[in-house]
The part of an RNA shown here (small-subunit ribosomal RNA, 3' major domain) has 475 nucleotides and comes from an uncultured prokaryote. The full RNA is in RNAcentral, with records from ENA. Its mean pLDDT, the model's own confidence on a scale to 100, is 84.
Context: one part of a larger RNA
This record gives sequence, C1' cells and structure tokens, in this order.
RNA sequence: UGACGGGGGCCCGCACAAGCGGUGGAGUAUGUGGUUUAAUUCGAAGCAACGCGCAGAACCUUACCAGGGCUUAACAUUUCGCGACAACCUCAGAGAUGAGGCUUCCCCUUCGGAGACACGGUGACAGGUGCUGCAUGGCUGUCGUCAGCUCGUGUCGUGAGAUGUUGGGUUAAGUCCCGCAACGAGCGCAACCCUUGUCUUUAGUUGCCAGCAUUAAGUUGGGCACUCUAAGGAGACUGCCGGUGACAAACCGGAGGAAGGUGGGGAUGACGUCAAGUCAUCAUGGCCCUUAUGACCAGGGCUACACACGUGCUACAAUGGCCGGUACAAAGGGUUGCCAACUCGCGAGAGUGAGCUAAUCCCAUAAAGCCGGUCGUAGUCCGGAUCGCAGUCUGCAACUCGACUGCGUGAAGUCGGAAUCGCUAGUAAUCGCAGAUCAGAAUGCUGCGGUGAAUACGUUCCCGGGCCUUGUACA
Repeated sequence: UGACGGGGGCCCGCACAAGCGGUGGAGUAUGUGGUUUAAUUCGAAGCAACGCGCAGAACCUUACCAGGGCUUAACAUUUCGCGACAACCUCAGAGAUGAGGCUUCCCCUUCGGAGACACGGUGACAGGUGCUGCAUGGCUGUCGUCAGCUCGUGUCGUGAGAUGUUGGGUUAAGUCCCGCAACGAGCGCAACCCUUGUCUUUAGUUGCCAGCAUUAAGUUGGGCACUCUAAGGAGACUGCCGGUGACAAACCGGAGGAAGGUGGGGAUGACGUCAAGUCAUCAUGGCCCUUAUGACCAGGGCUACACACGUGCUACAAUGGCCGGUACAAAGGGUUGCCAACUCGCGAGAGUGAGCUAAUCCCAUAAAGCCGGUCGUAGUCCGGAUCGCAGUCUGCAACUCGACUGCGUGAAGUCGGAAUCGCUAGUAAUCGCAGAUCAGAAUGCUGCGGUGAAUACGUUCCCGGGCCUUGUACA
C1' cells in the first nucleotide's frame, strides 16, 4: 500500500421487510448429469454451465460409429504430357464408383502459340471440427451502469509511499459547493445519439373524412381541416415563486405546463478481477497425422433410459369449462413468396384462381373482453397424458425419428415438504399477435400490442457493493 475481520461509522441496491405471482408435488417439452451403446460427436460447470454454442439433428447439417471404396487427393498454386469438357443414354452396384455408348471444340492469334476448362503423371505441397484458451490475437461473460481508476508539476517522507482523491454539506454519480500544500489534467459520470410522451411548419398517396353529393362499403366526386405518415423546428433549464440552508451547492413545497427536477425506455460498460469462456466462427505459435487423425459414399447415431437435477408449458377448475352471438390492436413478413373470393371436405387440407415487388393486395377471424345459454363441486361437461384406428401436408424419403386433423381411449393431478425465484407501474399478473432460423418441424428465443393490480413502516437482520476509520502472526 492492499486484502481480510462473526471490528466501528456513513450510504446504496427487489438485499431484507411490505405485497403479488411462481418454482419445489403431477403430466409433459427441453437442456444436463449418470447409465447404456458400435456410436450415443464436441464444448459450456457456483453466482457468471444446464430452452447454453444450436435463429430450428429424418438425408444434408455431422464433427461420431460399423461398413464399402480413394491416395497430389473433395479444395489452392506450380511443372510436364494430352484432350475439348460437360450434359444425356445403357449396364453392374446401397451409393461412391466402374464399364460402355452417343455427342462435341470456346476466346485471342504474327498460325509458332497463349488463356480458360477437363483428364493422366511427377514432386513441391494440400488437408486435419487432431492437442494445447495455462503459448496467443480477436470476441465475450462477470463484478457493474458499481462510481470509481489514474497522471503531470509541486510539497511531505531516508524509503516503500503519502498528498491531490481526505474533511463539512449535497447528489443517481469523484454530481456540485465550501474548506484545505496543493494546483491542474485524463479515462469513467452526465450531456451529445435512437425511441416514446405535447405542439407546430412543410407535404397529401396507397393514408384520412368535418361539411356537400353519392354508395352495400371512404365506394366514387370533392377536400387535406382532423387522424396518420416522415422530414424540419419548438419545448424542461431548478427557468419562476415561497421556505430551509453557510450570502453556497442543494433540498422541500407551489405555480404554469403535454411533460418537473435524470420525464419513461434503449444504445453506451473506466483502470482492472476471475491463468473466467472460446484453438469447434475466424485467425495464429508450437506439437502431432500424411495409402490417414485427410477426403468420398450409403446406412446408423447425436432422438437410447432404472434414475437425479435445472429451465419451461399444461393443469388441478365456477373470477371456471363448453356452446351461440358480438367488439377493439400494435409491430412485422411476402415473387423460389403471401395467397383473397368461389367450390369440395366434419377437419388438417385440396381444387381452381384474382390481386400484390406492397401505407394499395395477401398473411389476418386478434385473444382475454361484452351479451345470452348450460354445467353445480363431481376426479366432473375439470384435466388432457397415453394408446388404437383412419387421414392431411412438407419432402428423393417421415421405420428408427416430423408436424397437424378426425373418431375412440381418458392416466397422473383436488394448489404441492424442507427450501427457493421474479417483480416497485403501464411494472407484476394475465391475453393473444408477429418475426428470425426454416422444404417441413417451438411449450424455446426476439419483438408487439390488449386488460391491468397490490405493497414499500423502515434499514435491526440475510446477500452484494461504495467511502472513511481501526486491528492483523496474511500478500
């Protein structure tokens, strides 16, 4: 100087408390451990691994396994020889591949050749998702969006170092003020950026409709006032008033205002810590393999199942289930695509076919809600697992191993022990919608809106953190 303390003081955080809803019990989805296996590829391991890499394993992916075949190679450069090659057809084969057939010559040209491409040979080399993240770059997690981390000069100290950065107030903040052997400065904080909340200017189609006419319908004429769209601007700064305060910073209350003291949300992550994670995104040192640890193929596996754990979904019902009627979104996506209307089918879907490269057309009926009916506390008209049969769709192909539909079947489950998690407002809870990936395959993920709470006395205690101080046999 740090680190640590079941030392002290001050302060903060859904840290506790106050509340609301869960997990832990059931079924199931998914990840992991374990076990099994020819293989169940590999990585991730307290918080910070475990719906994680994977924004989507039937083949492919794929790295794994058994088998069949290759060795200058699936890919790149170079050298020599030779030729068009490819496509197509036949046969053998699981295919890779092998044998045969058919066919055929591009561009430039000084007609020597050269270039692209294919085949064969030769060696240099290729190739490696092989090892080492404790050799590394890059990227990332975490403490933590915590308020800290430092430097120059000066001063003090023999020195390590100290001071500044401590103190009195204050703040979300090393934020600001005052004081002070310090005076300044840098990286952080804040602001500048995006979005949302109000107004305004410009613009008015594909958007909108106040008044006029018209229609089944903003449908059409007409209009751009309103909504909206998307560019620019205004607006909030403790600016104003009162009080408190040290004549300060600031705090409390008020006015005006769409918004008030960081208005809400996002992006943004200082010096560093964990030899944290990643050699399997990529790059890369070293080591290792080179007729194999490389590369091709079809099949299997990653989907196994006594069990254990994590994260979800669905429930156990009446604030509910079912039936009929009826209302209101936002944000997205669409030409290898989205697919209206119509017809067929109980349905998943099929047929046919208009529009749309989209504020125009389509996905697309939002659902919870509201109105009416029914059920009456029952393992039920709750719950839907499991299984049987029959189908639909995608796709060379749904056996291992897809999703969905109809009929039948109708398991556990009556609110969950010890324990444990999230959340402070348009939040929790609850309800649906969309997108990425994607041929198909979400209860996951990322977004979007609808309905919309309760509670916070307070900081004694648990956890984590910041500043000052104290002790130490620790570094």